[in-house]
Context: one part of a larger RNA
RNA sequence: ACCGGCGAGUCACUGUCGCUGGCCUUGGUUAAGGCCGAGAGGCCGCAGCCGCAGCGAAAGCGAGUCUGAAGAGGGCGUAGUCGGCGGCAGUGGACCCGAAACCGCGUGAUCUCCCCAUGGCCAGGGUGAAGCGAGGGUAACACCUCGUGGAGGCCCGAACCCGUUGGUGGUGCAAUACCAUGGGAUGAGCUGUGGGGAGGGGUGAAAUGCCAAUCGAACGCGGCGAUAGCUGGUUCUCCCCGAAAUGCAUGUCAGUGCAGCCUCGGGCGCAUGGUGAUGGGGGUAGAGCACUGGAUGGCGCUAGGGACCACACCCGGCACCCGAACCCAACCAAACUCCGAAUACCAUCACCGGAAACCCGGGAGUGAGGCGAUGGGGGAUAAGCUCCAUCGCCAAGAGGGAAACAACCCAGACCGCCGGCUAAGGCCCCUAAGUGCGGGCUCAGUGAACGAAAGGAUGUGGGACGGCGAAGACGCCCGGGAUGUUGGCUUGAAAGCAGCCAUCGUCGAAGGAGUGCGUAAUAGCACACCGGGGGAGUCGCCCUGCGCCGAAAAUUCACGGGUCUUAAGUCCGCCGCCGAAGCCGCGGGACUCGUAAUACGCAAGAGAUGAACUCCGUUGAGGAGAUCUGGGCCGGGUGAGGCGGGUGAUGACGAGCUUGCGGCUGCCGGCCCCCUUUUUCGGGAGGGAAUGCAUGGCGUAUUACGAGUCGGUAGGGGAGCGUUCCGUCGUAGGGUGAAGCGCGCGUGAAAACGCGCGUGGACGAAACGGAAGUGCGAAUGCCGGU
Numbered sequence: 001a002c003c004g005g006c007g008a009g010u011c012a013c014u015g016u017c018g019c020u021g022g023c024c025u026u027g028g029u030u031a032a033g034g035c036c037g038a039g040a041g042g043c044c045g046c047a048g049c050c051g052c053a054g055c056g057a058a059a060g061c062g063a064g065u066c067u068g069a070a071g072a073g074g075g076c077g078u079a080g081u082c083g084g085c086g087g088c089a090g091u092g093g094a095c096c097c098g099a100a101a102c103c104g105c106g107u108g109a110u111c112u113c114c115c116c117a118u119g120g121c122c123a124g125g126g127u128g129a130a131g132c133g134a135g136g137g138u139a140a141c142a143c144c145u146c147g148u149g150g151a152g153g154c155c156c157g158a159a160c161c162c163g164u165u166g167g168u169g170g171u172g173c174a175a176u177a178c179c180a181u182g183g184g185a186u187g188a189g190c191u192g193u194g195g196g197g198a199g200g201g202g203u204g205a206a207a208u209g210c211c212a213a214u215c216g217a218a219c220g221c222g223g224c225g226a227u228a229g230c231u232g233g234u235u236c237u238c239c240c241c242g243a244a245a246u247g248c249a250u251g252u253c254a255g256u257g258c259a260g261c262c263u264c265g266g267g268c269g270c271a272u273g274g275u276g277a278u279g280g281g282g283g284u285a286g287a288g289c290a291c292u293g294g295a296u297g298g299c300g301c302u303a304g305g306g307a308c309c310a311c312a313c314c315c316g317g318c319a320c321c322c323g324a325a326c327c328c329a330a331c332c333a334a335a336c337u338c339c340g341a342a343u344a345c346c347a348u349c350a351c352c353g354g355a356a357a358c359c360c361g362g363g364a365g366u367g368a369g370g371c372g373a374u375g376g377g378g379g380a381u382a383a384g385c386u387c388c389a390u391c392g393c394c395a396a397g398a399g400g401g402a403a404a405c406a407a408c409c410c411a412g413a414c415c416g417c418c419g420g421c422u423a424a425g426g427c428c429c430c431u432a433a434g435u436g437c438g439g440g441c442u443c444a445g446u447g448a449a450c451g452a453a454a455g456g457a458u459g460u461g462g463g464a465c466g467g468c469g470a471a472g473a474c475g476c477c478c479g480g481g482a483u484g485u486u487g488g489c490u491u492g493a494a495a496g497c498a499g500c501c502a503u504c505g506u507c508g509a510a511g512g513a514g515u516g517c518g519u520a521a522u523a524g525c526a527c528a529c530c531g532g533g534g535g536a537g538u539c540g541c542c543c544u545g546c547g548c549c550g551a552a553a554a555u556u557c558a559c560g561g562g563u564c565u566u567a568a569g570u571c572c573g574c575c576g577c578c579g580a581a582g583c584c585g586c587g588g589g590a591c592u593c594g595u596a597a598u599a600c601g602c603a604a605g606a607g608a609u610g611a612a613c614u615c616c617g618u619u620g621a622g623g624a625g626a627u628c629u630g631g632g633c634c635g636g637g638u639g640a641g642g643c644g645g646g647u648g649a650u651g652a653c654g655a656g657c658u659u660g661c662g663g664c665u666g667c668c669g670g671c672c673c674c675c676u677u678u679u680u681c682g683g684g685a686g687g688g689a690a691u692g693c694a695u696g697g698c699g700u701a702u703u704a705c706g707a708g709u710c711g712g713u714a715g716g717g718g719a720g721c722g723u724u725c726c727g728u729c730g731u732a733g734g735g736u737g738a739a740g741c742g743c744g745c746g747u748g749a750a751a752a753c754g755c756g757c758g759u760g761g762a763c764g765a766a767a768c769g770g771a772a773g774u775g776c777g778a779a780u781g782c783c784g785g786u
Base pairs, nucleotide, nucleotide: 001786002785003784004783005782006781011092012091013090014089015088016087017086018085019084020083021082022081023080027050028049029048033044034043035042036041054061055060064076065075066074067073095233096232098230102223103222104221105220106219107218113197114196115195116194117193118192119191120190121189122187124156125155126154127152131148132147133146134145135144136143160184161183162182165180166179167178168177199215201211202210203209208217236720237719238718239717240716241715246259247258248257249256250255260366261365262363263362264361265360266359267358273352274351275350276349277348278347279346280345286339287337288336292333293332294331296329297328298327300326304322305321306320308317309316369394370393371392372391373390374389375388376387377386378385399410400409401408414588415587416586417585419584420583421582425578426577427576428562429561430560434575436574437573438572439571440570441569447564448563455549456548459546460545461544462543463542465540466539467538468537476533477532478531479530480529482506483505484504487501488500489499512527515526516525517524589710590709591708592707593706594705595704596703597702598701599700600699601698602697604695613686614685615684616683617681620677621676622675623674630673631672632671633670634669635668636667638666642661643660644659645658646657647656721775723772724771725770726769727768728767733763740759741758742757743756744755745754746753747752
């Protein structure tokens, strides 16, 4: 890992609802126990329980009572009980598995820590303390030298003890090792044997170390199925409906209560919803500046302040600066409003629609939401960010499109079909359908199903405006571009061209007291401006379409790819086609509702003052046959062809239009007759009834027809399949082969079931009921096998 087996909402009591049954309408029921019986069970047992009156705080009143001034309104109240089965709750382990822990009683110091008693062990080498001796030395000591001596938690280093560093090992040789290296090695040394100390404890040269591979409190058993608002798991099928991730509260935020939203049953009977109309309130969007604030400009105006002039002081002048208020102009605001929508909301009426609303009761789940669009708050006018609001979708939604892609676009899957039409999106090839049509644009592979800015540019298309131009423009070429004068000042110089001031006059076709380069300053070269050559457009600005630069990312160049240039890009217009589980067609199923029929049930009701049923009468419905809507009569409107009148484009005829008369065929209505069948009525006659009868109502079931519906997680409801055992049952069946197992075929909507063959070798259905240890793929599930 796979396969097989085991594996999770149970039981008791209490309560509450539903279904069902007993008893009845004032009652229902027994418990312990007793008696009878082979047993199943029956009978007794009347203690007790529920019910039989409630309301009020109470006095109290009473089918009422309380509140209240009330005889108003409102609250509560005015008929059950005992079983069975089922849903749910409570108390219990209470769906199953899972702690870390806490407590009790024991077992442990053969490991290890410390202690006690008694033994054992430490190759070899080195160093050379005290003391002593000798010599020197001293007044005597001290002291010095040499020798002797052999001290030491001394040195080096085996055994022994330890475990420093590195490596190997790491399903090991080993649940701590091996190799190399290292520390101690006469000491607080190592070690044998025996003994002592125990868990809120011991021991500890102290690390929370050690106390049997376990230690911030050992191990075993018990309390114990501790508790777990947490994680995981929770087993057959089909049918109907179908959520929530919100509000309030919570020692609350991973939970829970109540409400909201779902479901099932009952009630009520149009109350909900949609559209239209009408009538409402509002202060948002927008807008505005009248308020509250903010904020800009003004050679507007003006108080005040500053500067300046004047002034001993007082009083002034001036109008350079700032400048409240006011005026003009143009603005800003969630907490500004003189204004003010669209929507939304409330109400009334009408229509559509058809039980969605609402009430009562049983059962829930949800209370971590997410993305998109829109209106906002927070953030940075960030986030696949966060917090609200309205809507949609995902959640719980499959299908088609977007290359791939919960949420985007299209569209809501009951089942089948080798049928059709469309949606979004597409139609050159991959790849279903146009190499479709008409007209533009783009040359950048821009773009072609992801994109980019400020800014820059004789890219190119469209539009508008303006200047100049045959009295010759724009561009080019040739020529002129002078003179007073080097203007004045400044300066070393300043001559058009450092700077300051002025910027005139003359000659002229024109030429600046000078636009640029240049010189130390001059000079020089261009320019403006003018003439000539030549002879047709030229220059500028604005708006706009498509493109260019700006433009850097990590495996492949990168529109999904191939590839595409009057397109397969892009814009405008048009036609056709493809395209889904949408829609249609054909066939089938389920559910709900409606109508009808049949059957059964329930309650109600008539009826000896005469039910059903039969006959006569009356009335209603229908038309089989006769050639045909049965035949006839009357009336109504429609109406082919026909006849007549009016109008009429026009030169006429006269199409057309309109109108009157008339009326084929079929149509409708009324009355009468015929036939069939049956209803109604109440009249008459017969008839004779309670185990009966018909009627309308309700419920259930089946069938027929019609309509609607049938995505689905949590969850609610319904109907079934299968397993084990029990009753009928000592059943049917079974060695001419049971159960079980394997394979095949068939049936059913499914769970499943039937049949055949093989295996197997002795059991054992079906049907109808009953009871459950009743269904496995998941729980790092448990056990076994491979």